Molecule: c-di-GMP-I-GGC riboswitch aptamer
Organism: Actinomycetota bacterium
RNA sequence: CCCGACAAAGGCAAACCCGUCGCGAGGCGGGGACGCAAAGCCAGGGGUCUCUCACAGAGAGACGGCCCAGCCGCCGAAG
Numbered sequence: 001c002c003c004g005a006c007a008a009a010g011g012c013a014a015a016c017c018c019g020u021c022g023c024g025a026g027g028c029g030g031g032g033a034c035g036c037a038a039a040g041c042c043a044g045g046g047g048u049c050u051c052u053c054a055c056a057g058a059g060a061g062a063c064g065g066c067c068c069a070g071c072c073g074c075c076g077a078a079g
Base pairs, nucleotide, nucleotide: 002079003076004075011036012035016031017030018029019028020027021026034065040071041070044068045067046066047063048062049061050060051059052058053057
């Protein structure tokens, strides 16, 4: 370094519920845990989704817990 254990310490938090913001996809806060070794960061490429329009399409957005690229990073057995 690869790798990731019935390891230790800690971390995050799906669905759902409540509040709140948004036309919406969804965001944020609280509760809650299905899961996660990058479920940390990042909308650059792909993808999915929303709204609008003068719709072979265009514009504005959402999702980082869909994949890839990029950046950073805790712990440690076996191999």